[in-house]
Transfer RNA from Waltera intestinalis, 72 nucleotides, folded computationally. Lineage of the source: Bacteria > Bacillati > Clostridia > Lachnospirales > Waltera. Its Rfam family is "tRNA". It is annotated as a transfer RNA. The same sequence occurs in records of 3 taxa.

RNA sequence: AGGGGAAUAGUACAGCGGUAGUGCGGCGGUCUCCAAAACCGUUAACGGGGGUUCGAUCCCCUCUUCCCCUGC
Numbered sequence: 001a002g003g004g005g006a007a008u009a010g011u012a013c014a015g016c017g018g019u020a021g022u023g024c025g026g027c028g029g030u031c032u033c034c035a036a037a038a039c040c041g042u043u044a045a046c047g048g049g050g051g052u053u054c055g056a057u058c059c060c061c062u063c064u065u066c067c068c069c070u071g072c
Base pairs, nucleotide, nucleotide: 001070002069003068004067005066006065007064010024011023012022013021018054025043026042027041028040029039030038047063048062049061050060051059
C1' cells in the first nucleotide's frame, strides 16, 4: 500500500429492513435458622457522521478502533 472481517447492556453473544433479545453479572424479592442453589421481578445497549427508504442495528458512502491475509 492492497484485500477481507468485526464494532449491539458491566461481560459473552444473538438479531440482519417494521417492538432490540438470551446467558452470566448487578439490584430487589420468595424460600432458608443463616447462606448457597432454585424461582420471580428489575437494571442497561445498536462506535461517529452522511445517504437510500414510509421505516435502518440491518442496505450504501465515509471516519475511528481492533483482528486476519497479501506485498514492499